[in-house]
RNA sequence: GGGGCUGUAGCUCAGCUGGAAGAGCGACGCGCUGGCAGCGCGUAGGUCGAGGGUUCGAGUCCCUCCAGCUCCA
Numbered sequence: 001g002g003g004g005c006u007g008u009a010g011c012u013c014a015g016c017u018g019g020a021a022g023a024g025c026g027a028c029g030c031g032c033u034g035g036c037a038g039c040g041c042g043u044a045g046g047u048c049g050a051g052g053g054u055u056c057g058a059g060u061c062c063c064u065c066c067a068g069c070u071c072c073a
Base pairs, nucleotide, nucleotide: 001072002071003070004069005068006067007066010025011024012023013022019056027043028042029041030040031039032038049065050064051063052062053061
């Protein structure tokens, strides 16, 4: 220098054919218990790596860039 894959909540990851973002763990609160643990219920937490484009509508499609992993040179 070139090719491929990945980037979504604090962490690990889903998200279908474009219709507008979720799970588990963790945190916090409440309940059960004498208390802890455990279980149940609930709450908070996201500019979806950055910028632009297409579209009525983009996590999803297109372009550029950034970061990580990997292959070739």

Overview:
Model confidence (mean pLDDT): 82 of 100. Transfer RNA from a Solirubrobacterales bacterium, 73 nucleotides, folded computationally. It matches the Rfam family "tRNA".